The RNA shown here (Bacterial RNase P class A) has 350 nucleotides and comes from a Gammaproteobacteria bacterium. It was read from a public genome assembly, where an Rfam model found it. NCBI's taxonomy places the organism under Bacteria, Pseudomonadati, Pseudomonadota, Gammaproteobacteria. Of the family's consensus pairs, 95% are formed in the model. Rfam family: Bacterial RNase P class A. Gene Ontology terms of the family: ribonuclease P activity, tRNA processing and dimeric ribonuclease P complex. Rfam describes the family as follows. Ribonuclease P (RNase P) is a ubiquitous endoribonuclease, found in archaea, bacteria and eukarya as well as chloroplasts and mitochondria.
RNA sequence: CCGGCUGGCUGGGCAGUCGCCGCUCCAUUAUUGGGGGGGAGGAAAGUCCGGACUUCAUAGGGUAAGGUGCCAGGUAACGCCUGGGGGGCGAGAGCCCACGGCUAGUGCAGCAGAAAAUAUACCGCCGAUGGCAUUUAUUGCACAGGUAAGGUUGAAAUGGUGCGGUAAGAGCGCACCGCGCGCUUGGUAACAAGAGCGGCAGGGUAAACCCCACCUGAAGUAAGACCAAAUAGGGAUCCAUUGGUGUGACCCGCACUGGAUCCGGGUAGGUUGCUCGAGCCUUAUGGUGACGUAAGGCCUAGAAGAAUGACUGUCCACGACAGAAUCCGGCUUAUAGGCCAGCCAUUUAU
Repeated sequence: CCGGCUGGCUGGGCAGUCGCCGCUCCAUUAUUGGGGGGGAGGAAAGUCCGGACUUCAUAGGGUAAGGUGCCAGGUAACGCCUGGGGGGCGAGAGCCCACGGCUAGUGCAGCAGAAAAUAUACCGCCGAUGGCAUUUAUUGCACAGGUAAGGUUGAAAUGGUGCGGUAAGAGCGCACCGCGCGCUUGGUAACAAGAGCGGCAGGGUAAACCCCACCUGAAGUAAGACCAAAUAGGGAUCCAUUGGUGUGACCCGCACUGGAUCCGGGUAGGUUGCUCGAGCCUUAUGGUGACGUAAGGCCUAGAAGAAUGACUGUCCACGACAGAAUCCGGCUUAUAGGCCAGCCAUUUAU
């Protein structure tokens, strides 16, 4: 210098003219006018998680169902974040993980292949006594028998490599690795290392059913609360205390004493919930870190068919993804361009 990895900031600026919404102050009979401050995001998106808040409600327990799944911390909480362990990918910086259990049980693995579990023998290897042949040679053929070391198939073939041994082979024996068992050391732990003992064998799959551990009421701001208004305290049918109703299902329990369906009639205007928060910023301090503690400072949208727009000039990166609707903490997805920091690696120069 080029390339790569990780983290962060920004996401048009300046000036002028007019326009929109809310808060507050003053004036105005009302209408309205004037002054002051304020007015979309890093994801507001997805509606995927976790909560706060409201109602059921005067309580609960269990079953089913659902969710998470290495260890330790953080947090209001989480399926999130931080650090560590293990596994995988990469030359590396780094990145990813749906990471408890197959010796509780049940299932599944087509085709191919000899064979995928009650394991087996297609091509092969060896083949004694005895038999046949003959070239008499560690000869050839066939049989009883032995074998799974070599080859084929497959995602996977019953531990791997090497040496010895054998008729030929095989953990048959040995060395190392692997596997199993406990012990010692380090660590809170997941786990790691070491030295021993044992020749020791069919494995895979749980994002298959399942088992284990932990967690979980429901509905939702049009939830709800208050004020006002209005009517027909109407009619019919069914069940009824051994019944019925009560915010997921079922059972037990508890509370109450009526419940369900259909027809018909009347009213529906306003206030609130509504933005002061598990809030933000700075400094100090504890911690590897997420984050915590203390002090000081700040108040930053609350619309109601839905407000922040248009024009002109100029600079420039020539402008991306994209608009709050109860609020907050995360995750995921989209993103033109610009800037900053650290790390990795090739080459070159010193």